RNA sequence: ACGUGCUCCGGGGUCGGUGAAAGUCCGAACCGGCGGUGACAGUCCGCGAACCGCUCAUCCAGGUCCACCUGGAGGAACGGCUGAACCGGUGAAAAUCCGGUACCGACGGUGAGAGUCCGGAUGGGAGGAAGCACGU
Repeated sequence: ACGUGCUCCGGGGUCGGUGAAAGUCCGAACCGGCGGUGACAGUCCGCGAACCGCUCAUCCAGGUCCACCUGGAGGAACGGCUGAACCGGUGAAAAUCCGGUACCGACGGUGAGAGUCCGGAUGGGAGGAAGCACGU
C1' cells in the first nucleotide's frame, strides 16, 4: 500500500402562557447523519432509515404423502415514495462563507395535536477509514 473480517460513527425541550391534563397547543428556546460541489451546505445534486410494491431463496403451518397450492415469519435484490431558501455583501469561484430575514423535519403511542418525550431500535444503515485483527 492492497485485500478480508470485526469494532466504531445522530443532535435537540429550557422558560413563560392556557388548561383537569401539553417536553405535543400558543410565545420565545434548541438541533442538523453521509458522499459530492470551482470555497465550508438541514433547504443545491445524490445516498441512508421508516413505509409500500414485486421477485427470489429459506423456514414454519395447513391441504393425508410426492408434486403443487394456500397462509405466515424473518431475510436478500429490484422498483416506488422520500421535507425545506431567499435577499444583500466579499470573491476568480459560494443557492455552501459573512450579514439579514425565512423555512423543513417518517411511522406508532400519549390524560391534548410531538424534529426535541416514549416505542419498533441492544434494530437497520449510507458513507468514512477513526480503531483492532489476519493475509499478501